Model confidence (mean pLDDT): 80 of 100. The RNA shown here (transfer RNA) has 86 nucleotides and comes from an uncultured Clostridia bacterium.

[in-house]
């Protein structure tokens, strides 16, 4: 240098044009049941930022743009990872 893979909550992760960012399902975490206490196991609960006394409301799938009635998905750039290759 060249070719493919990947970026969604705190963490892995599904989701590939419309039932929604109420972001499935799992880990973490809490809180509750069991237990003399634990551990495991069972139930429920948990994204962040901003505005605002407060209900609430705005925005956010890596960045910036484009297409679209409508984008996490679709095109383009640029930006980090990672695997092959020279």
């Nucleotide at each position: 240098g060249g070719a493919g893979a990947g970026g969604u909550a705190u963490c892995g992760a599904a989701g590939u044009g419309g039932u929604c960012a109420u972001a499935a399902c799992g880990g973490c975490c809490c809180u509750g049941a069991c237990u003399c206490g634990a551990a495991a196991u069972c139930a429920g609960g948990u994204a962040g930022c901003g505005a605002g006394c407060a209900a609430u409301c705005g925005c956010u799938c890596g960045u910036g743009g484009g297409u679209u009635c409508g984008a996490a998905u679709c095109c383009c750039a640029c930006c980090c990872u990672c695997u092959c290759u020279g």

It matches the Rfam family "tRNA". The sequence was found in a public genome assembly.